Guanidine-I riboswitch aptamer from Alkaliphilus peptidifermentans DSM 18978, 99 nucleotides, folded computationally. Its mean pLDDT, the model's own confidence on a scale to 100, is 81. NCBI's taxonomy places the organism under Bacteria, Clostridia, Natronincolaceae, Alkaliphilus, Alkaliphilus peptidifermentans.
[in-house]
RNA sequence: UGAAAGUGUACCUAGGGUUCCGUCUUUCUUUUUAGAGCUGGACCGAGCGGUACAAGCAUAUUACAUAUGCUACACCGAGGGGAUAAAAGCCCGGGCGGA
Numbered sequence: 001u002g003a004a005a006g007u008g009u010a011c012c013u014a015g016g017g018u019u020c021c022g023u024c025u026u027u028c029u030u031u032u033u034a035g036a037g038c039u040g041g042a043c044c045g046a047g048c049g050g051u052a053c054a055a056g057c058a059u060a061u062u063a064c065a066u067a068u069g070c071u072a073c074a075c076c077g078a079g080g081g082g083a084u085a086a087a088a089g090c091c092c093g094g095g096c097g098g099a
Stems, first nucleotide, its partner, number of pairs: 007054006015044002020041002022038001023036003055071007073094001075098003080092003
């Protein structure tokens, strides 16, 4: 000085807000209006959280294939943009700066 090829999906968790339902307040007067994110239902949800499955690689067995094993590591900081109703540890992004 340079260097990512560090797999994917699903479910869940930390976390997140407010379209819908519920709750509370308000208005109206009996189901409408407006507001509040509310320890709720439902929803979103991790590169550096979990589990499962798939995928890849290696070895063994005659072969199809099966079995076993591996898929490591990821510290600190600052903001910006995007989606959705909205926000976020979501996406840009293992990006940028530092160590």